[in-house]
RNA sequence: GUCCUUGUAGCUCAGUGGAUAGAGCGUUUGGUUGCGGUCCAAAAGGUCGUAGGUUCGACUCCUACCAAGGACA
Numbered sequence: 001g002u003c004c005u006u007g008u009a010g011c012u013c014a015g016u017g018g019a020u021a022g023a024g025c026g027u028u029u030g031g032u033u034g035c036g037g038u039c040c041a042a043a044a045g046g047u048c049g050u051a052g053g054u055u056c057g058a059c060u061c062c063u064a065c066c067a068a069g070g071a072c073a
Base pairs, nucleotide, nucleotide: 001072002071003070004069005068006067007066010025011024012023013022018056027043028042029041030040031039049065050064051063052062053061
């Protein structure tokens, strides 16, 4: 330099055009307990990497860029 893959909650990941974006773990609060753990209930936490485009409608499709990883030279 060319090409490919990935980017979604603090972490690991779902979500392949249809509306208010979810799960597990973690965090916080309450209950339970002599205390802690376990268990139960609830809550907070996301400008879906950035910017444009297509569409009635985009996390999803297209383009460029950024970051991480990989193949070739």

About this RNA: A computed fold for a 73-nucleotide RNA from a Candidatus Moraniibacteriota bacterium, annotated as transfer RNA. Rfam family: tRNA. Rfam classes the family as a transfer RNA.